[in-house]
RNA sequence: GCCGUCUUAGCUCAGUUGGUAGAGCACCACCAUGGUAAGGUGGGGGUCUCGGGUUCAAGUCCCGAAGACGGCU
Numbered sequence: 001g002c003c004g005u006c007u008u009a010g011c012u013c014a015g016u017u018g019g020u021a022g023a024g025c026a027c028c029a030c031c032a033u034g035g036u037a038a039g040g041u042g043g044g045g046g047u048c049u050c051g052g053g054u055u056c057a058a059g060u061c062c063c064g065a066a067g068a069c070g071g072c073u
Stems, first nucleotide, its partner, number of pairs: 001072007010025004019056001027043005049065005
């Protein structure tokens, strides 16, 4: 220098044919226990890496940039 994959909650990851974002763990409160852990119920937490474009509507499609990882030279 060229090519590919990935970027979504604090962490690990889903997200179908574009229809307005979820799970597990963690965190908070409560239940329960003599108490702790495990367990149960509920709750909070998101500019979907960034900038544009297409569309009535974009995490999803298109272009560009950044970062991570891998391959080639």
Notes:
This is a predicted structure of a 73-nucleotide RNA (transfer RNA) from a Patescibacteria group bacterium. Rfam family: tRNA. By type it is a transfer RNA. Lineage of the source: Bacteria > Bacteria candidate phyla. The sequence was found in a public genome assembly.